Model confidence (mean pLDDT): 82 of 100. The RNA shown here (transfer RNA) has 72 nucleotides and comes from Parcubacteria group bacterium GW2011_GWA2_47_21. NCBI's taxonomy places the organism under Bacteria, Bacteria candidate phyla. Rfam family: tRNA. By type it is a transfer RNA.
[in-house]
RNA sequence: GCCGCCGUAGUUCAAUGGAUAGAACAAGACACUCCUAACGUCUAGAUACAGGUUCGAUUCCUGUCGGUGGCA
Numbered sequence: 001g002c003c004g005c006c007g008u009a010g011u012u013c014a015a016u017g018g019a020u021a022g023a024a025c026a027a028g029a030c031a032c033u034c035c036u037a038a039c040g041u042c043u044a045g046a047u048a049c050a051g052g053u054u055c056g057a058u059u060c061c062u063g064u065c066g067g068u069g070g071c072a
Stems, first nucleotide, its partner, number of pairs: 001071007010025004018055001027043004048064005
């Protein structure tokens, strides 16, 4: 330099054009307990960035950024 893949919550992952973007673990609060742990209930938390297509975009298209792999 060229080509491919990936980027969603603190972490690991779903959601292949349409409902309020979900789950587990982690965090906080409450309850329980003599206390702690465990268990239970609840709460907060995310689509890398900028455009485009569309009635509607996490999803499709373009560019940028970052990561990763291959070729040279």